[in-house]
Molecule: transfer RNA
Organism: Desulfofarcimen acetoxidans DSM 771
RNA sequence: GGGUCAUUAGCUCAACUGGUAGAGCAGGCGACUCUUAAUCGUCAGGUUGGGGGUUCGAUUCCCUCAUGGCCCA
Numbered sequence: 001g002g003g004u005c006a007u008u009a010g011c012u013c014a015a016c017u018g019g020u021a022g023a024g025c026a027g028g029c030g031a032c033u034c035u036u037a038a039u040c041g042u043c044a045g046g047u048u049g050g051g052g053g054u055u056c057g058a059u060u061c062c063c064u065c066a067u068g069g070c071c072c073a
Base pairs, nucleotide, nucleotide: 001072002071003070004069005068006067007066010025011024012023013022019056027043028042029041030040031039049065050064051063052062053061
């Protein structure tokens, strides 16, 4: 330098063909227990890496930038 994949909640990851983003763990509160742990219930948590474009509508499609991985040179 060329190609390719990834970037979403504190962490690990979903979201099929564009239709208003969810789970597990962690966290708060409660139940249970003599207490803790475990278990169960419930609640909160996100400018979907940045910018721009297409669209009535973008996590999803297109362009660009950034960071990281892999392959080729």